[in-house]
Molecule: transfer RNA
Organism: archaeon
């Protein structure tokens, strides 16, 4: 140096053109317990790696960079 893949809350991830972007686990409050621990109920938390480009509409297609991981040489 070529090739192909992946980037979405803290953290793992679901969504492969269209309704408020999904879940779990973590956090936080409340409720339960004589206290913890389980459990229950709630809530915050993501300008979908960046920039551009297509479209009436883009996390979704393109190109262009970034970052990561694989194979070739």
């Nucleotide at each position: 140096g070529g090739g192909c893949c992946u980037g979405u809350g803290g953290u793992c991830u679901a969504g492969u053109g269209g309704c408020u972007a999904u879940g779990a686990c973590g956090u936080u409050g409340c409720c339960u317990c004589g206290a913890c621990a389980u459990g229950g109920c709630a809530a915050a938390g993501a300008u979908c790696c960046u920039g551009g480009g297509u479209u009436c509409a883009a996390a979704u297609c393109c190109c262009a960079g970034c970052a990561g991981g694989c194979c070739c040489a």